Notes
Predicted 3D model of a 71-nucleotide RNA (transfer RNA) from a Candidatus Daviesbacteria bacterium. RNAcentral holds the sequence, with entries from ENA. Its Rfam family is "tRNA". By type it is a transfer RNA.
RNA sequence: GGGCCUGUGGUUCAACGGUAGAAUAUAGCAUUCGCAUUGCUAGGACCCGGGUUCAAUUCCCGGCAGGUCCA
Numbered sequence: 001g002g003g004c005c006u007g008u009g010g011u012u013c014a015a016c017g018g019u020a021g022a023a024u025a026u027a028g029c030a031u032u033c034g035c036a037u038u039g040c041u042a043g044g045a046c047c048c049g050g051g052u053u054c055a056a057u058u059c060c061c062g063g064c065a066g067g068u069c070c071a
Base pairs, nucleotide, nucleotide: 001070002069003068004067005066006065007064010024011023012022013021018054026042027041028040029039030038047063048062049061050060051059
């Protein structure tokens, strides 16, 4: 320098173009003499900029970052 893949809560992952979810973690409550476990509840995210569309996490273009292969 070029090809390919990936980018979503703190972390690991989902999500036909139509209300962004799960697990785990965190906080609170219940349970206990107390801790742990368990149950309930709450907060927390779409890498950036454009385009297409009534509507974009999703499709297209460019950029950035990471991974991998080639040189």